[in-house]
RNA sequence: AGGGUUUGAUCCUGGCUCAGGACGAACGCUGGCGGCGCGCCUUACGCAUGCAAGUCGAACGCCGGACUUCGGUUCGGAGUGGCAGACGGCUGAGUAACGCGUAGGAAACCUGUCCCACAGUGGGGGAUAACCCGCCGAAAGGUGGGCUAAUACCGAAUACGUUCCCGUGGUGAGAGACCGCGGGAGGAAAGCCGCAAGGCGCUGAGGGAGGGGCCUGCGUCCUAUCAGGUAGUUGGUGAGGUAACGGCUUACCAAGCCUACGACGGGUAGCUGGUCUGAGAGGACGACCAGCCAGACGGGGACUGAGACACGGCCCCGACUCCUACGGGAGGCAGCAGCGAGGAAUCUUGGGCAAUGGGCGAAAGCCUGACCCAGCGACGCCGCGUGGGGGAAGAAGGCCUUCGGGUCGUAAACCCCUUUUGCCGGGGAAGAAGCUCUGACGGUACCCGGCGAAUAAGCCACGGCUAACUACGUGCCAGCAGCCGCGGUAAUACGUAGGUGGCAAGCGUUGUCCGGAUUUACUGGGCGUAAAGGGCGUGUAGGCGGUCCGCUAAGUCCGGUGUGAAAUCUCCCGGCCCAACUGGGAGGGGUCAUCGGAUACUGACGGACUAGAGGGGGGCAGAGGAAGGUGGAAUUCCCGGUGUAGCGGUGAAAUGCGUAGAUAUCGGGAGGAACACCAGUGGCGAAGGCGGCCUUCUGGGCCCAACCUGACGCUGAGGCGCGAAAGCGUGGGGAGCGAACCGGAUUAGAUACCCGGGUAGUCCACGCCCUAAACGUUGGACACUAGGUGUGGGGGGUAUCGACCCCCUCUGUGCCGUAGCUAACGCUUUAAGUGUCCCGCCUGGGGAGUACGGCCGCAAGGCUAAAACUCAAAGGAAUUGACGGGGGCCCGCACAAGCGGCGGAGCGUGUGGUUUAAUUCGAUGCAACGCGAAGAACCUUACCAGGGCUUGACAUACCGGUGGUACGGAUCUGAAAGGUGAAGGACCCUUCGGGGAGCCGGUACAGGUGCUGCAUGGCUGUCGUCAGCUCGUGCCGUGAGGUGUUGGGUUAAGUCCCGCAACGAGCGCAACCCCCGCCGUCAGUUAAAUCUCUCUGACGGGACCGCUGGGAUAAACUCAGAGGAAGGUGGGGAUGACGUCAAGUCAGCAUGGCCCUUACGUCCUGGGCUACACACACGCUACAAUGGCCGGUACAGCGGGUUGCUAAAGCGCGAGCUGGAGCCAAUCCCUAAAAGCCGGUCCCAGUGGGGAUUGCAGGCUGCAACCCGCCUGCAUGAACGAGGAGCUGCUAGUAACCGCAGGUCAGCACACUGCGGUGAAUACGUUCUCGGGCCUUGUACACACCGCCCGUCACGUCAUGGAAGCCGGCAACACUUGAAGUCCGUGGGCCAACCCGCAAGGGAGGCAGCGGCCGAGGGUGGGGCUGGUGACUGGGACGAAGUCGUAACAAGGUAGCUGUACCGGAAGGUGCGGCUG
Repeated sequence: AGGGUUUGAUCCUGGCUCAGGACGAACGCUGGCGGCGCGCCUUACGCAUGCAAGUCGAACGCCGGACUUCGGUUCGGAGUGGCAGACGGCUGAGUAACGCGUAGGAAACCUGUCCCACAGUGGGGGAUAACCCGCCGAAAGGUGGGCUAAUACCGAAUACGUUCCCGUGGUGAGAGACCGCGGGAGGAAAGCCGCAAGGCGCUGAGGGAGGGGCCUGCGUCCUAUCAGGUAGUUGGUGAGGUAACGGCUUACCAAGCCUACGACGGGUAGCUGGUCUGAGAGGACGACCAGCCAGACGGGGACUGAGACACGGCCCCGACUCCUACGGGAGGCAGCAGCGAGGAAUCUUGGGCAAUGGGCGAAAGCCUGACCCAGCGACGCCGCGUGGGGGAAGAAGGCCUUCGGGUCGUAAACCCCUUUUGCCGGGGAAGAAGCUCUGACGGUACCCGGCGAAUAAGCCACGGCUAACUACGUGCCAGCAGCCGCGGUAAUACGUAGGUGGCAAGCGUUGUCCGGAUUUACUGGGCGUAAAGGGCGUGUAGGCGGUCCGCUAAGUCCGGUGUGAAAUCUCCCGGCCCAACUGGGAGGGGUCAUCGGAUACUGACGGACUAGAGGGGGGCAGAGGAAGGUGGAAUUCCCGGUGUAGCGGUGAAAUGCGUAGAUAUCGGGAGGAACACCAGUGGCGAAGGCGGCCUUCUGGGCCCAACCUGACGCUGAGGCGCGAAAGCGUGGGGAGCGAACCGGAUUAGAUACCCGGGUAGUCCACGCCCUAAACGUUGGACACUAGGUGUGGGGGGUAUCGACCCCCUCUGUGCCGUAGCUAACGCUUUAAGUGUCCCGCCUGGGGAGUACGGCCGCAAGGCUAAAACUCAAAGGAAUUGACGGGGGCCCGCACAAGCGGCGGAGCGUGUGGUUUAAUUCGAUGCAACGCGAAGAACCUUACCAGGGCUUGACAUACCGGUGGUACGGAUCUGAAAGGUGAAGGACCCUUCGGGGAGCCGGUACAGGUGCUGCAUGGCUGUCGUCAGCUCGUGCCGUGAGGUGUUGGGUUAAGUCCCGCAACGAGCGCAACCCCCGCCGUCAGUUAAAUCUCUCUGACGGGACCGCUGGGAUAAACUCAGAGGAAGGUGGGGAUGACGUCAAGUCAGCAUGGCCCUUACGUCCUGGGCUACACACACGCUACAAUGGCCGGUACAGCGGGUUGCUAAAGCGCGAGCUGGAGCCAAUCCCUAAAAGCCGGUCCCAGUGGGGAUUGCAGGCUGCAACCCGCCUGCAUGAACGAGGAGCUGCUAGUAACCGCAGGUCAGCACACUGCGGUGAAUACGUUCUCGGGCCUUGUACACACCGCCCGUCACGUCAUGGAAGCCGGCAACACUUGAAGUCCGUGGGCCAACCCGCAAGGGAGGCAGCGGCCGAGGGUGGGGCUGGUGACUGGGACGAAGUCGUAACAAGGUAGCUGUACCGGAAGGUGCGGCUG
């Protein structure tokens, strides 16, 4: 620090995802030790049991025990009294608040214990618990009577302070502050211990320390789909209340108060120091530790007290649990342990007060689940170990293997060493402060000795990201997966193994947070086309604001002071062996407060200015707006005239109109709407938008001069106004056009496109609607930054006869373009450049501009605007291709022009299909189908049936055996193969032992036309003999890539020329090679001889636009001509670029992998490949007279021939036979060529055309012609009378017609490969079909148009909206009821203290009770918000191969998109207006 993922590739945008760190964790596998930490995140759910707050006899009385020297001492118990139970400990429910944080304030406060200093502590009184007696109750407990003490309680006395009242001085900004002075009034106390001294207390008052209450500034989450809230509400006065201010409470008065700087409401949440992360800014979090707050079963309340509205106190209501004798009672673990429940999940009912700290006590001491320790848990962090050294060219074993080997691997074994850890034994702390005593931890840490490598390694990963690869298994199965994606028979991606990588007592997984993410952008982003500029204006709040001077010092800057607790963090130093952990010191940390200073900038205030802005003056242009009037052309309609058979409409038609007189034409009239030419790339307006002419009213702009004001400005959340078309309401109007609708066509259909009609509407008035591709897809303002060239408006200069021209300038509107910007395209003084200010908007795609809610609307609908769920993309620009029912240019027997065919018939052959035991297999559009087959009767043969063989029909190696062995095969059996096996009977080498070959048995192995051509090699087809395909360097581009190779010409050609940021080069083209045509040279034989020629062969020559002329001329080239056998590559062949089709072939061969192994191998016999209702492909023969038949007769070339070709001659009607000459072939043979020519016949007929089919008789090959060969003769004589749609070959020695040869082959040729003979027609031309090349254009295609893709419908799954309702939750409101309790009133019942009184009694004061206000909760009611559920219903998302169509992408076949309206199974169609994307 980045990486993966959208594409064929690229750049950009953009989301998703990964690598890092962290955790109070959990889960899986595994687990040796120690130190230090941490450990219910869920049900603030419920709790058994024990413990967690008591203590003081030096406050007091009583009771009991022990001891006693009887004086008493001591211990214990309940109680009165005091202090403490408001701390400590736990939890996070509630709380969005002065709750917390930070900084302040009080002239508005309190403070037990503690500290300092002052004053005092004298004298009385009456009770009451305990206790005793009685009673009630199951219990808890209660009650009556009687006795008693105090540091308990109560009068009265005194009063330095103090409190209140009056007067008064000082300080102070100041009201109740502080310090004083004078007068008056009120108000205290307790004793105990000690021999004593004295100590501890007590009372009043002042101060301090620490603690607390209150107030304020600032900070403190989400939501505006919460916009208004508020009745003690805001303020005042009086009163009450509090420690204290206060509307805290109450009565009255006023009507305020809060709020877009977000009130009120809803949701969520304890806050902080800090923690985690991050470069930082920030983000997230708030476990442990520390500070604050809040809570203690839910709710309410007060009492006591210095302090509470009180966790282990009280009262009441409620829920729950327990006890009960049913009358009543008891209880509160969110203290420590522990239990249940919940949950993925979180510990011991441990030890000790030794330390630290707390309460009480004078103290000893007691209490202390605070705390200190131990236990459990790898939960985390840190440290250690599981050994160290040596040890093979490398054991065994595993795995892989090309079988050679490689690897695990110095790893092990083995040798030497060590002992952390472990076990055993011995010693043994610090922690204790405080003289002695006192240690839970603990016989722990630590130390010493002994033993022995001994007790100790796993987990995850290995396709890319990302470090680490092989084998086997599996076969879109099982499975993996964080993203991209793997798995459909060779999977480095699944499972296992070996190996490897990583980490390590852990390793992985899951969850959560930060990071990466500059992906909310303050640091640090954007908005023309990727998401994103508001439709336009006006203007409120707000934000921002020209020049100069003065002043101020709020912002800003500097310094000082205070504070920012400790811990944490950073640095330094120290303590545990190190580290974790921990001690000490320093530092850092605020938008904070305060004091002082600075004054450039901003702000405030004052003054001045004119360059911004505005006004006044003078001119100018204009479809700017509103109203009224008016004009001509055209359409339609009506009337009349002329006139007749059609008109109209389309691709072609039809519907329609017309003999009741249309269309056409002339005249007249009516009515509505729109304004041709001018017209522009023009003008005006803020936008929407605005177009005949005239008038009236009216807005804005520009120019000139520089008179006035003096910053009056810019922007603009809300608000308000305007706002095309469609649409709505009311009333008019209605010519044309024209949604819907009706008809006619088209079509598979045609709810469309085309045609004929046609209603709303389009028009007017008034009122709504408020949307758009409302677009420059570009908000407004100002300033700055090269130019060039048009055009509208104005001014000036120059010039002129002049309105021309030229120059300058201001303002609008276009084009081109520098710098710069941009992902690119592009923008460029009219910025998308460089800056400033303000507003609006964006944050992946879909869901969705949808639902719900709210606001607006008559409605249609508009504005605002989510979520669940789902995808790994969706996108922008550009690139290369491919494609287009896009364009341009150009080729090809591509069309056209021709000639002949195919498609119809019969037959042959191939194929599909069907059949079959088998009809073996492959080839399948072009480019399979007379193809592999250049030749299936057996063989071939791979198929089927049956019969056999098993080391095999064939190869190699090893082991064992073998001498009458190998060989040989009689005989028998059998369809054959096979089985059986008689006679006969060997070979090579030799060192003479033997070895080899052969054979037999065995082991390895052979064998397979079994599978995979989608694992392959090789070969081949095809585009295509098309003219293309590339490279090096340079240049251009961020890049894919481009350039070159495009362009202008030219060619058969990327052939050549010219031009050009290209210059060259390669593979292709051409040429070089072969055949043919002309000539030459040389050579040649198969024979009567010679030589030329012909012929054969070898080698040469010849042709190159070379020559002349024309074309453009610059060239290439082209046209014509001459010469020439041949002329513009002379004809033909061979030759096939980069590549495409997973094209074809595992059955030609080779070959990886898989499969079979007495069978999927191999041998044999027979059958099949030859089947036949059909379909197709390629052919043959024909349908006849340019012919058939008969007779005669002429002329080739390529080739082949010795298990071959076979002559002459003879026989046979013939196939053929006999025959054998000749020939290894320019010699002999095949060999006759046929069409042709000559003559004859047939006479248009299914004929003497045609020969299928069938019968009989023969011939040939072959072991064998039944299935299933070819040929001959005789007989038979079928279809067929020129072949629909459509298809095909051919451009010259070609087509067509004619025969000949060859390969294969025993035989079989209508096929194939060659050969010659006869020998045409036509090409205007490139519009169209097909294929191809180049350039260009569009693209949503790239598996590339056989592409992509839209919507309904049907099925499944999921989430969600609506919905009659149904069921909950929350917070309020109204009425009602109303506990405890404070307060107020009353108080006839009750009462010791004080007063009067001898007493009785009375008074003062108080209590119970009662009444009232308030009041938790309950009840009733109507609403609000929110959740669940709901028949049915709406759309949505997703789901390998469902249905219907074809909307979009290429002019997508009607350009598309769009707002609106109507219509339609559906995509959609149409109307109106708009946009160009």